Transfer RNA from Polaromonas sp. YR568, 75 nucleotides, folded computationally. It matches the Rfam family "tRNA". Rfam links the family to the GO term triplet codon-amino acid adaptor activity. The prediction has a mean pLDDT of 82.

RNA sequence: AGCCGCAUAGCUCAGUGGUAGAGCAGUGCCUUGAUAAGGCACAGGUCGCUGGUUCGAUGCCAGCUGCGGCUACCA
Numbered sequence: 001a002g003c004c005g006c007a008u009a010g011c012u013c014a015g016u017g018g019u020a021g022a023g024c025a026g027u028g029c030c031u032u033g034a035u036a037a038g039g040c041a042c043a044g045g046u047c048g049c050u051g052g053u054u055c056g057a058u059g060c061c062a063g064c065u066g067c068g069g070c071u072a073c074c075a
Stems, first nucleotide, its partner, number of pairs: 001071007010024004018055001026042005048064005
């Protein structure tokens, strides 16, 4: 320098055009003599950033940033 992949809740990840989800973690309640486990409910998101396409973008397009990988170059 070129190419590929990834970026979504505190963590691990789904979701590939039509109101953003799961598990774990957190909070409350039930249950227990008390825990653990289990059950119910709640909270938690500018979907990396900026533009574009579209009636509508987490998903498509362009650029950028970060991380990982491959290839190449370097007297």
RNAcentral holds the sequence, with entries from ENA.